Large-subunit ribosomal RNA, domain I from an Anaerohalosphaeraceae bacterium, 564 nucleotides, folded computationally. The prediction has a mean pLDDT of 81.
Context: one part of a larger RNA
RNA sequence: GGUGUAUGGGGGAUGUCUUGGUGUCGAGAGGCGACGAAGGACGUGGUAGGCUGCGAUAAGCCCGGGGCAGGUGUCGAACAACCGUUAAUCCCGGGAUCUCCGAAUGGGGAAACCCGUCGGGACUGGGCAACCAGUUCCCGUCAUCCAUGGCUGAAUGCAUAGGCCAUGUGAAGCCAACGCAGAGAACUGAAACAUCUAAGUACCUGCAGGAAAGGAAAUCAACCGAGACUCCGUAAGUAGCGGCGAGCGAAAGCGGACUAGCCCAAACCAGGGAGCUUGCUUCCUGGGGUUGCGGGCGUUGACAAGGAGUUACAAAGGCAUCGCCAGUUGAAUCCGCUGGAAAGCGGAACCAUAGAAGGUGAAAGUCCUGUAAACGUCAGCGAGAGCCCUCCGUUACUGUCAGCGUUCCAGAGUAGCACGGAGCUCGUGGAACUUCGUGUGAAGCUGGGGGGCCCACCCUCCAAGGCUAAGUACUCCUCGACAACCGAUAGUGGAAAGUAAGGCGACUGAACGAUGAAAAGUACCCCUAUUAGGGGAGUUAAAAGUACCUGAAACCAUACACCU
Numbered sequence: 001g002g003u004g005u006a007u008g009g010g011g012g013a014u015g016u017c018u019u020g021g022u023g024u025c026g027a028g029a030g031g032c033g034a035c036g037a038a039g040g041a042c043g044u045g046g047u048a049g050g051c052u053g054c055g056a057u058a059a060g061c062c063c064g065g066g067g068c069a070g071g072u073g074u075c076g077a078a079c080a081a082c083c084g085u086u087a088a089u090c091c092c093g094g095g096a097u098c099u100c101c102g103a104a105u106g107g108g109g110a111a112a113c114c115c116g117u118c119g120g121g122a123c124u125g126g127g128c129a130a131c132c133a134g135u136u137c138c139c140g141u142c143a144u145c146c147a148u149g150g151c152u153g154a155a156u157g158c159a160u161a162g163g164c165c166a167u168g169u170g171a172a173g174c175c176a177a178c179g180c181a182g183a184g185a186a187c188u189g190a191a192a193c194a195u196c197u198a199a200g201u202a203c204c205u206g207c208a209g210g211a212a213a214g215g216a217a218a219u220c221a222a223c224c225g226a227g228a229c230u231c232c233g234u235a236a237g238u239a240g241c242g243g244c245g246a247g248c249g250a251a252a253g254c255g256g257a258c259u260a261g262c263c264c265a266a267a268c269c270a271g272g273g274a275g276c277u278u279g280c281u282u283c284c285u286g287g288g289g290u291u292g293c294g295g296g297c298g299u300u301g302a303c304a305a306g307g308a309g310u311u312a313c314a315a316a317g318g319c320a321u322c323g324c325c326a327g328u329u330g331a332a333u334c335c336g337c338u339g340g341a342a343a344g345c346g347g348a349a350c351c352a353u354a355g356a357a358g359g360u361g362a363a364a365g366u367c368c369u370g371u372a373a374a375c376g377u378c379a380g381c382g383a384g385a386g387c388c389c390u391c392c393g394u395u396a397c398u399g400u401c402a403g404c405g406u407u408c409c410a411g412a413g414u415a416g417c418a419c420g421g422a423g424c425u426c427g428u429g430g431a432a433c434u435u436c437g438u439g440u441g442a443a444g445c446u447g448g449g450g451g452g453c454c455c456a457c458c459c460u461c462c463a464a465g466g467c468u469a470a471g472u473a474c475u476c477c478u479c480g481a482c483a484a485c486c487g488a489u490a491g492u493g494g495a496a497a498g499u500a501a502g503g504c505g506a507c508u509g510a511a512c513g514a515u516g517a518a519a520a521g522u523a524c525c526c527c528u529a530u531u532a533g534g535g536g537a538g539u540u541a542a543a544a545g546u547a548c549c550u551g552a553a554a555c556c557a558u559a560c561a562c563c564u
Stems, first nucleotide, its partner, number of pairs: 001563009015549001016514002020486002022483007029475002031174002039101003042055003046079002049075003061095006070083003106115003116142001118140005123134004144171002146168007178209001179207004189196001193243001219226002230257005240248002261467003264411001268287009292445001294409002296406009306392004317388003321383004327375003333348005349366002351355001357369003416440008426452001447462005501508002521548001524536004
């Protein structure tokens, strides 16, 4: 030095556990904010560092409801001083207070600070008093824009701009994803690369809602017909597009989810106003009317009592009732044995609309919390089909329908066209359709659009105004249930932490769980280099001894044996 055995140290694997995570389903909620939010700073406790709560009324104040014997949150014990059956602590609801920063809004600013205006008050001084002055403090007030209504008012006569005042629970800022719109890459793929792709993706911006968007055919279809929109399945990787490369990629139809349709503009009529050229033009309000078998006006004829409603089509409220948000009642077991401990084992019982689950010194239907079932509410929130209620109409040229006449109306810088783009499966192609920019520019129901250049016939629809629930998307958040999900190098980054730490900064970003049933956490004695460690003694079932469950390996040491 090595090998082996044994005993230890060291280390924290493994096993078991779970306070924390992950996912799915169902229900709710889908917003908060100038009545000052989200998020913070600083304070606040008898002693008080962090967390939590709260705000100078500061782990709290008041009221209503629930609840019952103990309380003064937690890490985290102790002492002190208190509170409580005249109902505290605690739980639910409402109210009060709510420093400073922050949209931050009187002005400024290097956030949590500095300095003001005006009004009122406290205090000090003077004065007999009215009152005056002053420093500090307290309360209130004062930003901008918009809308509405007024008052004023230039250049410039009327006017307008501007200015001023009042009113407004008007706006602003925050928020995870989902939505619509504007703007819009590159890596990449094409085995290089430029059209193309990635992709209208990522990112940025604006705006909104609980959903958004879309929406009642100038749509499709094919000579048959359908009948708003949205979403899913299929059609279909089809028809197509494509350096016809890489790739991209529909629609109709069919099957489902869900269903809901409406209102204006105009003609015409009535009332009112303005302008002037005094019979025209124009404006406002109401009626009328909304369609592709149109409507108005004139005329003829037939029919007739109820109907509708709060998400569009007119609009507001109340009540019944139900749910949520504290809670209440809630069955049934004992003995013996082992053991530190009984829920285990043995014996004998009982309950069950309750044998879900968790806890209790090991494994409990009957010990505790609960569970099944039944019940409950002042206030607050939500739903509210039913009732009250509301609207239209009720013998009328009011409504619906039909016929005839009339030719009054039916969305214009629009449709179309040219040029240049974009979107559609469509990359300019034979390129329709939709849409944008520039230019040009119709028709008027005997009208107009579409059916993929174009023409004819035929079919179909009515643009250039608007509203509209449901089915669909998402989950920062609340409640409940579940899991062939994880179990501390796993599961969230996080068993609490966006902490410690790093970085000028944007930002990056950990690790650390387990004594025991109960602290019963080792009184007392001894050694000693003395807040250490050890030996006794004691606790405990066991030292499991706060470096604490189990305690693997690497590595280290000691003893013995053997080898060199």